[in-house]
Molecule: transfer RNA
Organism: Campylaephora kondoi
RNA sequence: AUGUUUGUAACUUAAUAGGAAAAAGUAUUAAACUACGAAUUUAAGAAUGAGGGUUCAAGUCCUUCCAAACAUA
Repeated sequence: AUGUUUGUAACUUAAUAGGAAAAAGUAUUAAACUACGAAUUUAAGAAUGAGGGUUCAAGUCCUUCCAAACAUA
C1' cells in the first nucleotide's frame, strides 16, 4: 500500500436473513440483612466507533472516515 473480518454499558456476550421500549451476566452505587464484614435479596446508573445515504422504520442494508486483528506484497 491492497484485500478480508470486526467495532453494542467499565468488561464479556445477546438482539432469531430491517419492525414496539436495545436484553443479560460480571463489575459499580444505594438500601435491606449482619455486632462488623462476606454472602444473599431489592433497586439505580451506564452502550450501538464517527459522518452521510436508502427506507414508513436501521444495531442490522449501502457508502466515506477512524480504530483493531489477519493475509499478501